[in-house]
Molecule: Glycine riboswitch aptamer
Organism: Paenibacillus sp. YN15
């Protein structure tokens, strides 16, 4: 100090996939049958909490060939999560603060 990355809060916006099958629990209406819910199980299927995996670099080893370790993502797995709304949400704009890096 016209204050960078970058952190922490706030307001916005922010996608994708069965309101799916079975079977218990058990409550409204209500009156012995039972929605919504909520539990475990199955098939299917989604990637944008979270994790995991890596390619260039680079580092160690080795004459090499190589091998080992480190290595980003919104890619890749889907392990956790999720497949109406609601929530949540990665990431963005705005506001405010906190730092104090180049000059």
């Nucleotide at each position: 100090a016209u204050g960078a990355u970058g952190g922490c809060a706030g307001c916005g916006g922010g996608a994708g996939a069965g309101a799916u099958c079975g079977c218990c629990u058990g409550u409204a209406a209500g009156a012995u049958g039972g929605a919504g819910a909520g539990g475990c199980g199955g098939c299917g299927c989604c990637g944008a909490a979270g994790g995991a995996g890596u390619a260039a670099g680079c580092c160690u080893g080795g004459c090499a060939g190589c091998a080992g370790g480190u290595g980003a993502a919104u890619c890749u797995c889907u392990c956790a999560g999720g497949c109406a709304a609601a929530a949540g949400g990665a990431c963005c704009u705005c506001u405010g603060c906190c730092g104090g890096a180049c000059g």